Overview:
Large-subunit ribosomal RNA, domain IV from candidate division Kazan bacterium GW2011_GWC1_52_13, 333 nucleotides, folded computationally. RNAcentral holds the full RNA, with entries from ENA. The prediction has a mean pLDDT of 85. The organism belongs to candidate division Kazan-3B-28, within Bacteria.
Context: one part of a larger RNA
RNA sequence: CCCUCUUUAAGGAACUCGGCAAAAUAGCGUCCGUAACUUCGGAAUAAGGACUGCCCCCCACUUUCUGCGCAUAGCGCUCAUGCGCUAAGCAACGCAAGUUGGUGCGUAGAAAGUGGGGGGCCGCAGCUAAAGACAUCAGGCGACUGUUUAGCAAAAACACAGGUCUCUGCUAACUCGAAAGAGGAGGUAUAGGGGCUGACGCUUGCCCGGUGCCAGAAGGGUGAACGGCGGCCGUAACUAUAACGGUCCUAAGGUAGCGAAAUUCCUUGUCGGGUAAGUUCCGACCCGCACGAAUAGCGUAACGGUCUGAUGACUGUCUCAAAGAGGGACUCG
Numbered sequence: 001c002c003c004u005c006u007u008u009a010a011g012g013a014a015c016u017c018g019g020c021a022a023a024a025u026a027g028c029g030u031c032c033g034u035a036a037c038u039u040c041g042g043a044a045u046a047a048g049g050a051c052u053g054c055c056c057c058c059c060a061c062u063u064u065c066u067g068c069g070c071a072u073a074g075c076g077c078u079c080a081u082g083c084g085c086u087a088a089g090c091a092a093c094g095c096a097a098g099u100u101g102g103u104g105c106g107u108a109g110a111a112a113g114u115g116g117g118g119g120g121c122c123g124c125a126g127c128u129a130a131a132g133a134c135a136u137c138a139g140g141c142g143a144c145u146g147u148u149u150a151g152c153a154a155a156a157a158c159a160c161a162g163g164u165c166u167c168u169g170c171u172a173a174c175u176c177g178a179a180a181g182a183g184g185a186g187g188u189a190u191a192g193g194g195g196c197u198g199a200c201g202c203u204u205g206c207c208c209g210g211u212g213c214c215a216g217a218a219g220g221g222u223g224a225a226c227g228g229c230g231g232c233c234g235u236a237a238c239u240a241u242a243a244c245g246g247u248c249c250u251a252a253g254g255u256a257g258c259g260a261a262a263u264u265c266c267u268u269g270u271c272g273g274g275u276a277a278g279u280u281c282c283g284a285c286c287c288g289c290a291c292g293a294a295u296a297g298c299g300u301a302a303c304g305g306u307c308u309g310a311u312g313a314c315u316g317u318c319u320c321a322a323a324g325a326g327g328g329a330c331u332c333g
Stems, first nucleotide, its partner, number of pairs: 001328008010319002014317001019314001027052001029051004037042001039199001053121020073086005090101004122126001134312007141304002146158002162197007174183003200299004205229003210226002212222003230248005257291001258288001269285005
């Protein structure tokens, strides 16, 4: 010096791309207590708080066993306690007397267990060791559980239930195979193949000129098919802006919703919040270089070894390093 560990005054993320790593939390133990939001199931062990060991005594309950007592039928009266009458009852043995046993209730005791109460003992500390959640707030993406680059990527990628389009009438379409044949399927349109989307909620606008497909003499139809969804000029009694007007072009000129966004170049846009200070973050604005509606749009509880920002707790990450243990390196053999 390296590796693996242990501890550390005061501070406590000042470290750093970033709390990476470490520390911290810790018992689906008991009790109390738990918000927004929500698809009413959840969120939730939310959060947060208290208790927890050992010894002795008492109480209650449950189960088992043992002893003792009563009962083991029916009817009537009475509000009920109870009283009266007939009369000796469940099982086995026995002619019978009776004996034994079962069952129910009560009572006494013993053992075990559960719960509660009281008293005591020790320690800094009682889930005393080991093991065993850090928590909260906000946002992006993906609904979810799942799958994946065997050996640098586990994800927002794939899949998914659901949606939609299209093909297919059975010797089906489609796939493999020169073919025979096989799968589809010993299925039959509530079925099977292919494409796109991807729970759920609210929705999914305009264009058929080109390409494709359908249909077919031509004229036609079709966007959850391939795709596409404008420019210039002027105008309101401050200014600014332009509801409005003009003109050119087009198949039609981007609707709802969202918007500096996983998309914004200019850009660290501007304003607000959070910080002493914020190129990140959150909320707005809209001037969208170059969002936009199943290559889906916008929301969304739950979920996530996801990404981003913030807070508490915690710490050798750091200020700023120190000491120690073990193993290497090193020296000698």